Predicted 3D model of a 522-nucleotide part of an RNA (small-subunit ribosomal RNA, 5' domain) from a Bacillota bacterium.
Taxonomically the source falls in Bacillota (Bacteria, Bacillati).
It was read from a public genome assembly.
[in-house]
Context: one part of a larger RNA
RNA sequence: GGACGAACGCUGGCGGCGUGCGUAAUACAUGCAAGUCGAGCGGGCGUGGCUGGGGGACUGGUCACGUCAGCGGCGGACGGGUGAGGAACACGUGAGUGACCUGGCUCUGGGUGGGGGAUAUCGGGCCGAAAGGCGCGGCAAUCCCGCAUACGCCCUGGAGGGGGGCCUUCAGGGGAAAGCUGGUGACGGCGCCCGGAGGGGGGCUCGCGGCCCAUUAGCUAGUUGGGGGGGUAAUGGCCUCCCAAGGCGACGAUGGGUAGCCGGCCUGAGAGGGUGGACGGCCACACUGGGACUGAGACACGGCCCAGACUCCUACGGGAGGCAGCAGUAGGGAAUCUUCCACAAUGGGCGCAAGCCUGAUGGAGCAACGCCGCGUGAGUGAAGACGGCCUUCGGGUUGUAAAGCUCUGUCGGUCGGGACGAGGACCCGCGGGGGGCCGCGGGGGGGCCGGUACUGGCCGAGGAAGCCCCUGCAAACUACGUGCCAGCAGCCGCGGUAAGACGUAGGGGGCGAGCGUUGUCC
Numbered sequence: 001g002g003a004c005g006a007a008c009g010c011u012g013g014c015g016g017c018g019u020g021c022g023u024a025a026u027a028c029a030u031g032c033a034a035g036u037c038g039a040g041c042g043g044g045c046g047u048g049g050c051u052g053g054g055g056g057a058c059u060g061g062u063c064a065c066g067u068c069a070g071c072g073g074c075g076g077a078c079g080g081g082u083g084a085g086g087a088a089c090a091c092g093u094g095a096g097u098g099a100c101c102u103g104g105c106u107c108u109g110g111g112u113g114g115g116g117g118a119u120a121u122c123g124g125g126c127c128g129a130a131a132g133g134c135g136c137g138g139c140a141a142u143c144c145c146g147c148a149u150a151c152g153c154c155c156u157g158g159a160g161g162g163g164g165g166c167c168u169u170c171a172g173g174g175g176a177a178a179g180c181u182g183g184u185g186a187c188g189g190c191g192c193c194c195g196g197a198g199g200g201g202g203g204c205u206c207g208c209g210g211c212c213c214a215u216u217a218g219c220u221a222g223u224u225g226g227g228g229g230g231g232u233a234a235u236g237g238c239c240u241c242c243c244a245a246g247g248c249g250a251c252g253a254u255g256g257g258u259a260g261c262c263g264g265c266c267u268g269a270g271a272g273g274g275u276g277g278a279c280g281g282c283c284a285c286a287c288u289g290g291g292a293c294u295g296a297g298a299c300a301c302g303g304c305c306c307a308g309a310c311u312c313c314u315a316c317g318g319g320a321g322g323c324a325g326c327a328g329u330a331g332g333g334a335a336u337c338u339u340c341c342a343c344a345a346u347g348g349g350c351g352c353a354a355g356c357c358u359g360a361u362g363g364a365g366c367a368a369c370g371c372c373g374c375g376u377g378a379g380u381g382a383a384g385a386c387g388g389c390c391u392u393c394g395g396g397u398u399g400u401a402a403a404g405c406u407c408u409g410u411c412g413g414u415c416g417g418g419a420c421g422a423g424g425a426c427c428c429g430c431g432g433g434g435g436g437c438c439g440c441g442g443g444g445g446g447g448c449c450g451g452u453a454c455u456g457g458c459c460g461a462g463g464a465a466g467c468c469c470c471u472g473c474a475a476a477c478u479a480c481g482u483g484c485c486a487g488c489a490g491c492c493g494c495g496g497u498a499a500g501a502c503g504u505a506g507g508g509g510g511c512g513a514g515c516g517u518u519g520u521c522c
Stems, first nucleotide, its partner, number of pairs: 001522004006518005013374006019367002021332001026330003030327003035074003040071002043068011081285003091209007100202003105198008113147001115145003122137002125134003153174009179190004211257003218248003223245008260282004264275004287308005310321004338364001340363003346360001347358004377407004387398004411463001412459006421449001426443007466511005472491002477506005487494002
C1' cells in the first nucleotide's frame, strides 16, 4: 500500500447493487416451511332436486354439489440448513467397471385374458385421564393372491467365440398386467404389464495431488493372502469356517494435533504466500448413540424402533417433543436483521385439467457492513468589511471567503400522469402431420413489488459535513497554558520555565458521508 462477513470511537443527506451469528453443532415459546389426486375406491356429515312406503310421528331409494377422515397412487431421498465429525478414495483431477443399479422423462417392440381373497373408514361392544388400543360384523378398488399367455427377460445345464458375469446357439425350468375418462358411435385421452435403446443420476475400484509434530519409531490377529460359503445391484477379509504366515514402515508406518474439500477469493511483476464467508460443485450431519423397515433411490432434518440426556403433560398407570428450514426468543459475545408481502414471475410436487401446495423463489423491511454514483449549490463580488489569530505595531493572515447582486433546481417538498417485468394457460374455428403435436385466426382472467421506478407543473439556496493529522519517517506552524506534572507515543522518542511532539486557540495538510483506531492476511 492492498484486502475484510469485521468490531469500536466521532460523525452522518440520498440512491443502485450486494452483504449481514465468524462465538454456544447452546436451549428453544409461537406461527408457518410437503403435499396432492374424487378422472383409482367405498363411506360419514350437510344442502338441494326427483321419488317410494305410512293416517301420522316417521322411514327408505336415487342424483348433484360441498365437506371430512379412511383405503389406494405419486411425492415426502428434491428443494432449504449447518460444518459438528472426518487426514479419508472425503475432495480435486484422470482413468476403469468383462463387477453394477437407475422411479419419473424420450424413442421403440409386444401385451392388457379369466378367477379368487383380505381390510381401513363404517356399525355395534369394550379398555384408557390422555396419547391411543382390543375383539366382533360387513363392504370397495389402479389393494393383495393363484390360473392362462409371453419376447431378445430371469435361473440351471451343454457347445462355440471372447478380455471370468460379454456375444451366439441348444435343452429344461420360471415370471406379467388395472383400470379410469370423453364421445350416441366410430374412435380418442390418461394409465397398467413384459422387453430393447437413450438421456440424465448414482454405486464401486485405481493412478496422481493438496496440513503440522520424529520432543510420536516401530505398527498389525480379520491382521496379509488363499479355498469353501454367506451377503449385496455389484467387486472385495464386507462377513463366516478352514488353511498358510503374512502385511505396513525414515520415499515417515503407527500415534498425537489441527481441518469439511474444490471452482475460486485476497495479495503479489511473477514465482509464491494466505484463505475457502457470499455464489456454484462434491462430502458429512440433523438432540446424543445404535438399528433396520418401506422404496427405483434413505439407513431417511420436519418417517419408524431401542437406549440416553433434557423439556413438557398426567387421574402417577402412562404419554408428548427435537428450528444446523423461515421469522422470532433466551443465552454466549466486541459483533451479525423482520415473529413482513406474494405465489405475479422462475423452478419444484401432485393432478387430464381447472387448480392446490411451495419461509424454494421473487420482493419489501432493518444495518454507511461493503462497492459504485449523486448532493450539500453556481456566477459575480475588495471599502481586501466586521470579528478572530499573529505582529517588528508598519502590518500580515483567515480571504472572494462572507455580506450584497444575478442565477440554477440535482436531491428534497407538494400537486398530477404512470410503467417494463405478462410470455400465455384455457376455449372456439381453420389447415397440416403416421403420432407426440405443429401452424394460422379469434376470444381471453391475471402484478407481490407499487401508485414504486420513470415523468410533467409548482416551491425554494432554502433541509444536508465531518473526521484524522501537522518533530522526523510523512504533506501540514505559530501563540498561549503547563513545567519529568498533566499528558503523548507505530518506531526513534517528547515534557524538569520561551515545548512546532502534552492541552487549547488561530492557521495549515489529508480524506470526505465518511474519517480514524483495533484485529487478521499478503